[in-house]
Context: one part of a larger RNA
RNA sequence: AGCAUAAGGCGGAUGCCUUGGUACUGGGAGCCGACGAAGGACGCGAUAAGCAGCGAUAUGCUACGGGGAGCAGCAAAUAUGCAUCGAUCCGUAGGAAUCCGAAUGGGGAAACCCGCUUGGACAAACUCCAAGCAUCCUAUGGUGAACACAUAGCCAUAGCGAAGGGAUACCGGGCGAACUGAAACAUCUAAGUAGCCCGAGGAAAAGAAAGAAACAUCGAUUCUCUAAGUAGCGGCGAGCGAACGGGGAAGAGCCCAACUUCACAAAAGAGAUACAUUCUAAUCGAAUCAGCUGGGAAGCUGAGCCAAAGAGAGUGAGAGCCUUGUAGAUGAAAGAUGUAUUUUGGGUGAAGUGAAGAGUAUCACGGAACACGAGAAAUUCCGUGUGAAGACGGGAGGACCAUCUCCCAAGGCUAAAUACUACCCAGUGACCGAUAGUGAACAAGUACCGUGAGGGAAAGGUGAAAAGAACCCCGAGAGGGGAGUGAAAUAGAACCUGAAACCUUAUGCUU
Numbered sequence: 001a002g003c004a005u006a007a008g009g010c011g012g013a014u015g016c017c018u019u020g021g022u023a024c025u026g027g028g029a030g031c032c033g034a035c036g037a038a039g040g041a042c043g044c045g046a047u048a049a050g051c052a053g054c055g056a057u058a059u060g061c062u063a064c065g066g067g068g069a070g071c072a073g074c075a076a077a078u079a080u081g082c083a084u085c086g087a088u089c090c091g092u093a094g095g096a097a098u099c100c101g102a103a104u105g106g107g108g109a110a111a112c113c114c115g116c117u118u119g120g121a122c123a124a125a126c127u128c129c130a131a132g133c134a135u136c137c138u139a140u141g142g143u144g145a146a147c148a149c150a151u152a153g154c155c156a157u158a159g160c161g162a163a164g165g166g167a168u169a170c171c172g173g174g175c176g177a178a179c180u181g182a183a184a185c186a187u188c189u190a191a192g193u194a195g196c197c198c199g200a201g202g203a204a205a206a207g208a209a210a211g212a213a214a215c216a217u218c219g220a221u222u223c224u225c226u227a228a229g230u231a232g233c234g235g236c237g238a239g240c241g242a243a244c245g246g247g248g249a250a251g252a253g254c255c256c257a258a259c260u261u262c263a264c265a266a267a268a269g270a271g272a273u274a275c276a277u278u279c280u281a282a283u284c285g286a287a288u289c290a291g292c293u294g295g296g297a298a299g300c301u302g303a304g305c306c307a308a309a310g311a312g313a314g315u316g317a318g319a320g321c322c323u324u325g326u327a328g329a330u331g332a333a334a335g336a337u338g339u340a341u342u343u344u345g346g347g348u349g350a351a352g353u354g355a356a357g358a359g360u361a362u363c364a365c366g367g368a369a370c371a372c373g374a375g376a377a378a379u380u381c382c383g384u385g386u387g388a389a390g391a392c393g394g395g396a397g398g399a400c401c402a403u404c405u406c407c408c409a410a411g412g413c414u415a416a417a418u419a420c421u422a423c424c425c426a427g428u429g430a431c432c433g434a435u436a437g438u439g440a441a442c443a444a445g446u447a448c449c450g451u452g453a454g455g456g457a458a459a460g461g462u463g464a465a466a467a468g469a470a471c472c473c474c475g476a477g478a479g480g481g482g483a484g485u486g487a488a489a490u491a492g493a494a495c496c497u498g499a500a501a502c503c504u505u506a507u508g509c510u511u
Stems, first nucleotide, its partner, number of pairs: 001510009015496001016461002020432002022429007029421002031165002039100003042055003046078002050074002052059001061094006070082003105114003115133007135162002137159007170201001171199005181188001185235001211218002222249005232240002253413003256357001258353007269344008278336003282330003288303005304321002306310001312324003363385007372398001393408005448455002468495001471482004
């Protein structure tokens, strides 16, 4: 030095576990903001760095309701207090809520600086305190140029008008790629996708036929199954791709463009009251004992019981009957929700005469959308130009014309069926189980990196209970040896299990 065996060290795989994730289901809810949001800065504790909570009334204040013995968060310890005269805790409604931030008196390198007006504090100045003071829009009033009237402008007052945020979702609109495919590539495709911007709502959009059809009819819109990968479009390549009709979900119709007459009551919205369901705290809630093993009984044995409850979780091992729950039943001072009544609000119906959307429709040219790439290309929309008719009228039925049929553009509103899930409640999984599952089970978007945009970790497990090792010994300490606790200490905090690599020690063999 190698091999073997044994005992250790180091190391943290594996097994077991789950506080955390993940994908869904069923309900709810779907907005917050000048009454100052979202998000922050700085503070608030006896001791207080972090997280969480709160805001100079600062780890909390008030009222009402629940609850019933301990409490002063995570989080120990000491001190000091609170609490059956009901604390802590839970729910509802209030009060208060520094500074920054749309940030709005002006400025600004966010959390800072500097003002004006009015009122107050002080004997007074300085100073301090309180309220107000941005812009735009709308309404009303005043003032008022060039320029006579006027208008613009300016000023004042009022407004529960706007602004900003978000859930990287869903919806409407504007702008709008490329990789790619076509086995290259240019029309085409990808795709009106990604991305950027604007706007809105709990849904949005669409919507009551100038429709669809075919000689028979249907009767707003939306979504779905089908028709159908059909008819078509297409360097007729790659590919793109309907509609009619049929079955279903849902179902709802209206107003203005105008005057007269008549009649009658009262739409939407807002408030109050009453009632009711549910929600926002909660409450009641059946039934088991003994022996044995063991550190420990829920295990085993024996004998019982409940069940509208044998879902689940916990308890020193595996509990229907120990705890918490579960089935079932009950409950609200206050707030939310719904319905009814009522107050306010100002409208509703009928008849007649009539009315019936113009730089519009059409057309030409240039584009776009329609499944439809200019095509025989209708239909819809936009740009430029042109430019009707007036219900005895007009549009459509895929060029166009005739016949026939259907409809009435150029104004507007409209629930449901549909889409989505940041958020709340309940639940589920041939989903994960700490290199997995969220990046994050832990002070995680933290530490750390970067000028910045941005990037972005690692890190779970003593034990049933700290009973977390008094005391003695060696040592400067670290650490260790006894003693003690415990079922176990090779469970001792570098703590469950504790693989391998790697390093030692002992013994044997070989060289």